[in-house]
RNA sequence: AGCGACAAAGGGCAAACCCGCCGCAAGGUGGGGACGCAAAGCCACGGGGCCUACACGGUCAGCCGAGCUACCGAAC
Repeated sequence: AGCGACAAAGGGCAAACCCGCCGCAAGGUGGGGACGCAAAGCCACGGGGCCUACACGGUCAGCCGAGCUACCGAAC
């Protein structure tokens, strides 16, 4: 450095669903809630999905890839 364990940190995040608020919408956000996640941390650069007020627009990082950053340390 790769890698990722029935390890450790009484560690982290939080799908569906419900409630409040924002948005035309996709969706976002706060609370509740856990299906999952070893980058489910960040980032719309490429592909892709989604939205409509159809524009040189918006949205999704928990769809895949690129890039950046990070805790722990068994085996290999």